This is a predicted structure of an 88-nucleotide RNA (c-di-GMP-I riboswitch aptamer) from Cohnella faecalis.
Lineage of the source: Bacteria > Bacillati > Bacillota > Paenibacillaceae > Cohnella.
The coordinates come from a structure-prediction model, not an experiment, and the mean pLDDT is 90.
RNAcentral holds the sequence, with entries from Rfam.
It matches the Rfam family "c-di-GMP-I riboswitch aptamer". From the family's description: GEMM was predicted in a large-scale screen for bacterial structured RNA regulatory elements. Rfam links the family to the GO term cyclic-di-GMP binding.
[in-house]
RNA sequence: UACCGAUAAGGGCAAACUUGUCGAAAGGCAAGGACGCAAAGCCACAGGGUCUAACGUUCCCCGGAACAAUGACAGCCUGGCUGCCGGA
Numbered sequence: 001u002a003c004c005g006a007u008a009a010g011g012g013c014a015a016a017c018u019u020g021u022c023g024a025a026a027g028g029c030a031a032g033g034a035c036g037c038a039a040a041g042c043c044a045c046a047g048g049g050u051c052u053a054a055c056g057u058u059c060c061c062c063g064g065a066a067c068a069a070u071g072a073c074a075g076c077c078u079g080g081c082u083g084c085c086g087g088a
Base pairs, nucleotide, nucleotide: 003087004086005085012037013036017032018031019030020029021028022027035075041081042080043079046078047077048076049073050072051071056067057066058065059064
C1' cells in the first nucleotide's frame, strides 16, 4: 500500500417520531430522540434508480386530469475521493 472487518480500544453518525423554521411539494436546517450504520464521511456536472410537480404544455371546463425537472433523495444501488483501529 492492497485486502479483510473477527476480536478489542477510543470514539463517530443519527432512522422513525415531536417541536420550530425554509420550501409549491418532495425535502432541507436546528433542538430533542435512537432504528440502525465499519464509511449512515464527501461527491447529484460519474452512471442508474426513486420522490415531488411550482413554472410550462395538452385535455377538460371553471373543479380537475395527464406529461415533465431546471427541484429533491448519498440512510436506494453502482462508481470516485478521503478516513480511525485492528489483522482472526